Lysine riboswitch aptamer from a mouse gut metagenome, 162 nucleotides, folded computationally. The prediction has a mean pLDDT of 80. The RNAcentral record of the sequence draws on MGnify.
RNA sequence: AGUAGAGGUUGCGCUGAUUAUCAGUAGGCUGGCGGAUGUGACGGGCACAGAGGAAGACAGCAGAAAGGAAAAGGCGCCGAAGGAAGGGAGAGGCCGUAUCCUCCGACCUGGGCAUGCAGUGAAGAAUUGUAUGACUGUCAUCUGACAGGAUGGAGAGCUACU
Repeated sequence: AGUAGAGGUUGCGCUGAUUAUCAGUAGGCUGGCGGAUGUGACGGGCACAGAGGAAGACAGCAGAAAGGAAAAGGCGCCGAAGGAAGGGAGAGGCCGUAUCCUCCGACCUGGGCAUGCAGUGAAGAAUUGUAUGACUGUCAUCUGACAGGAUGGAGAGCUACU
């Protein structure tokens, strides 16, 4: 340098029939009350609706969806993957900000779990970050008769073969 492997049956990621939630919510229609504003993410501008009755709350009728979640099965794998300062292009659009999608990305994390805090989220679901804790895999040093134990490190690592 190349090839092949291991950590776990709760390893990682993608997809996913189906299911619950979202929610009797949003929006719509009808009725009376009300009596001049309302809508287009926000601001400016512009446009549209409105006394042939706006907003708002109430009653009735019928009534979603997206994101997020679980999931049989399938696929790709073992920096698998996740996050991330910063930067580029696009959507929307008249402009700015925000949002969404996508690409590059210094830097951080061996792995899963539990708990606390913070963020996202409708959420007591889940997820992301961070701290702590034991567990687990691996290597190094020390120790032990062995089994094992103690401390420490990180995946650009570890093991085997050529």